Overview: This is a predicted complex of two RNAs, RNase P RNA and transfer RNA, with 528 nucleotides together. The prediction has a mean pLDDT of 75.

RNA sequence: CGAGUCGAACAGACAAUCGCUGGUGGCUCGUGUUGUCGGGUUCCUUUGGGGCUAGCCUCCUUUCGGAUCAAGCAGGGCGAACGACUGGAGGAAAGUCCGGGCUCCAUAGGACAGAGUGCCAGGUAACGCCUGGGGGGUGUGAGCCCACGGAAAGUGCAGCAGAAAGCAAACCGCCUAAGGCGCAGGCUCUUUGAGCUUGCGAACGGCAAGGGUGAAAGGGUGCGGUAAGAGCGCACCGCGUCGGUGGUAACACUCGGCGGCACGGUAAACCCCACUUGGAGCAAGGCCAAAUAGGGGCUCGUUAAGCGCGGUCCGCGGGGGAGUCCGGGUAGGCUGCUUGAGGUCGUCGGUGACGGCGAUCCCAGAUGAAUGAUUGUCGCCCACAAUGCAGGUUUCUUUCGGGAAUCAGGCGGAGUGGGGCACAGAACCCGGCUUAUGGUCGACUCUUUAU
RNA sequence: CGGGGCGUGGCGCAGCCUGGUAGCGCGCCUGCUUUGGGAGCAGGAGGCCCCCGGUUCGAACCCGGGCGCCCCGACCA
Numbered sequence: 001c002g003a004g005u006c007g008a009a010c011a012g013a014c015a016a017u018c019g020c021u022g023g024u025g026g027c028u029c030g031u032g033u034u035g036u037c038g039g040g041u042u043c044c045u046u047u048g049g050g051g052c053u054a055g056c057c058u059c060c061u062u063u064c065g066g067a068u069c070a071a072g073c074a075g076g077g078c079g080a081a082c083g084a085c086u087g088g089a090g091g092a093a094a095g096u097c098c099g100g101g102c103u104c105c106a107u108a109g110g111a112c113a114g115a116g117u118g119c120c121a122g123g124u125a126a127c128g129c130c131u132g133g134g135g136g137g138u139g140u141g142a143g144c145c146c147a148c149g150g151a152a153a154g155u156g157c158a159g160c161a162g163a164a165a166g167c168a169a170a171c172c173g174c175c176u177a178a179g180g181c182g183c184a185g186g187c188u189c190u191u192u193g194a195g196c197u198u199g200c201g202a203a204c205g206g207c208a209a210g211g212g213u214g215a216a217a218g219g220g221u222g223c224g225g226u227a228a229g230a231g232c233g234c235a236c237c238g239c240g241u242c243g244g245u246g247g248u249a250a251c252a253c254u255c256g257g258c259g260g261c262a263c264g265g266u267a268a269a270c271c272c273c274a275c276u277u278g279g280a281g282c283a284a285g286g287c288c289a290a291a292u293a294g295g296g297g298c299u300c301g302u303u304a305a306g307c308g309c310g311g312u313c314c315g316c317g318g319g320g321g322a323g324u325c326c327g328g329g330u331a332g333g334c335u336g337c338u339u340g341a342g343g344u345c346g347u348c349g350g351u352g353a354c355g356g357c358g359a360u361c362c363c364a365g366a367u368g369a370a371u372g373a374u375u376g377u378c379g380c381c382c383a384c385a386a387u388g389c390a391g392g393u394u395u396c397u398u399u400c401g402g403g404a405a406u407c408a409g410g411c412g413g414a415g416u417g418g419g420g421c422a423c424a425g426a427a428c429c430c431g432g433c434u435u436a437u438g439g440u441c442g443a444c445u446c447u448u449u450a451u
Numbered sequence: 452c453g454g455g456g457c458g459u460g461g462c463g464c465a466g467c468c469u470g471g472u473a474g475c476g477c478g479c480c481u482g483c484u485u486u487g488g489g490a491g492c493a494g495g496a497g498g499c500c501c502c503c504g505g506u507u508c509g510a511a512c513c514c515g516g517g518c519g520c521c522c523c524g525a526c527c528a
Stems, first nucleotide, its partner, number of pairs: 002446007010438001012378007020088005026082001028080004033075004040069001042067003049060001051056002090423001094434002097432005102281004109314004114277005119133005134148001135146004149272002154270002156266002171211002173207003176203001181201009219237006238261001239259005244253003285335004295326006307317002328527003342361008379421004383416002387412003391407007452524007461477004471508001479495005501517005
C1' cells in the first nucleotide's frame, strides 16, 4: 500500500446585505376593562326657597342619594406599526417497532380468554433496551452472531424417495455354527424303512458390519469375540444420572460412583411452565366563540339491556335513551406547550451499564406550518494542468558511473475553470431499537506477496 | 399528527389461519369452424407469490426488517 474489524467526535466555516418566526425592553397609536379626587350633560328622588287656583305647579337656586353619557387621570390587559437586543431542526427530527411520562375513562378492580417475553446476575421510571458473565455457532484473525425455558406431561407433523420415518425395519448384501429342508456318501439294525454320522446346497433361518434412499435410519474409534455380526464383552471418547468441589447464579470440573445407551427432529406447530400485561390517545383533555333543517330513516331498549368498557362474565359509574346510516351546518381562538427521568463541567462509588454530591446554564415552539436567500473569502471532492520525482524499455560509452531517446504508464503538484459538499425537516415530551447517510480521526487484525 | 388494511400471470381475485402440487374468471397465442369477423369448439403460453434476512429438511404461508399503495379521524345534532 491492499483487504478488513471495532470505537469516537463532526455534520462545511466566516463576513456583509435582505427576509421568516418566538421572546424581552423602548416608543407611538388603537381597543376594551378596573379604579378614581373633583367637575360637567341629562333624568329620577330628598331638603330648602319662590309662585299661586292652597295642595298643586316646576321657572330658578340650593341640597341628600342614585342612574346615565362623553371626556380626563392612574393602574394593569390585549392588539398593531416602528426601532433595539436576543433564541431558532436532527443524529437520525424518519419507520412508528418496543417502553414510559402526561390526559380521560373506577384511586384501574376480580376471573377466564387473548397478547407479549423467555440462559444468569445487575442497571433503569420502564422495556423486547443496556452492561457484565455463562453456553452454543462462525471467521485464519481483530471480532461478529444467537426468540438461548421444556420434546423422559400430552397431541400433531415429516410431501417425494426409500425395505423401513417413530411400540422400528430388512431391498441389495454377509453367514451356513445349531435346529429344520433338499441332494450325495458312510455305518448300524429285521428289507423297499428307521437311527447315527460326513460333505454340499439354498433360505423356511440368523445379522445389522458394508451398499443404497433421505434433511433425518436408534452413539464413535480400536481390540476381543462370532458361522457372519452386533455394547455381545472390554478400553478410551461421548451421553445420561447421583454425589462432591468452585461460583450469588447461569454453569464449570484432568473429581468420584452408577448405567451399555434406555433419552432422534420440530414448540418463529398446538401445548406446558415462569413472568409481564386494563383501554384509548395531544385530532388525549379543558375553556370560549361561531353555526343550524337542533332534521329524517333503520336497529336495539324501557327497569333491565344498551353505554363508559376493550373478547366474555362479575363489579363500579351514570341513567332515559343508545348505536348506525342519509342529509345539513361550523371548522376560528386560548390552553395543554415546553424546566425536563434536562444539558455542560468537576468530583466520588462501581469491572461496566449507571448512580450520589457540588457548581453552572435555559437551549425551537411553528400551525397552508418559520429555521432561508444572495454575494465574497477560505476548506474538501471532481476535471484540466505549467512542472517536479522515482522507475521500466531501447541504445551509446574505456571509466560501471553516466549520456540520449522513449513509455497517452506510476506518484506528487503551483495554478486555472466550472460544478458539487451526503441522508434528510421538529409538530405533546422523553428512553431505546431499526432503517437511511457523507467524509474525518483513533485503536486493532490479516496478507509478508508486490513496491 | 394518530390509527387500520393490502401487495399472488396483463387485469380482478382465491390459496396463507392448519408450511410440501400455485389455482379461478376475463384477457393473450395457435388450430378448427366462417367468404371474412364475432360467437363457439380444441389445445397452449405466461407467475421464481413486492424486496431482504431468519426459523424449518422444506416458506406465497410462520417470525423480524424495509419499500410501495389504499382507507379512516374534529365539533354540533

Rfam match: Bacterial RNase P class A. From the family's description: Ribonuclease P (RNase P) is a ubiquitous endoribonuclease, found in archaea, bacteria and eukarya as well as chloroplasts and mitochondria.